Record summary:
A computed fold for a 72-nucleotide RNA from a Thermoguttaceae bacterium, annotated as transfer RNA. The sequence is in RNAcentral, with records from ENA. The coordinates come from a structure-prediction model, not an experiment, and the mean pLDDT is 81. Rfam family: tRNA. The family's RNA type in Rfam is transfer RNA. The source organism's lineage runs through Bacteria, Pseudomonadati, Planctomycetia, Pirellulales and Thermoguttaceae.

Order: sequence, then C1' cells, then structure tokens
RNA sequence: GGCCCCAUCGUUUAAUGGUUAGGACACGGCCCUUUCAAGGCCGCGAUGCGGGUUCGAUUCCCGCUGGGGUCA
Repeated sequence: GGCCCCAUCGUUUAAUGGUUAGGACACGGCCCUUUCAAGGCCGCGAUGCGGGUUCGAUUCCCGCUGGGGUCA
C1' cells in the first nucleotide's frame, strides 16, 4: 500500500428502516439483617466523527478516525 471485518451506557452484549435504544455485570439509593455478604425493589448511564438516501437511520450508502485480520 491492496482487500476483508469491527466500532452502542464504566465493561459486556441485544436491537434486519417506525423501540421510551433492551439485558447482564459494575455504580448509587431504599428494603431485609445486630453488622456484612446474599437476596428484593428503584435509579444512573450509550449508538466514534462528518456527509448522503428516506416521511423516518443504531440499521442502508460515501468519506474520515481508531482497532483487528490477511496478502505483498
């Protein structure tokens, strides 16, 4: 340098054009307990960046950035 794949809460993982963007762990609060742990309830928190298509984009297209693989 060519080609291919990936990028979503702190971490991990769903969502095949119309979702309040869901779950698990973590974190915070409350309950329970003499206390802690466990358990129960609630809360917090995300679509890498810039364009395009569309009535509507996490999803489709282009570019960029970053990561991985492969060929040389």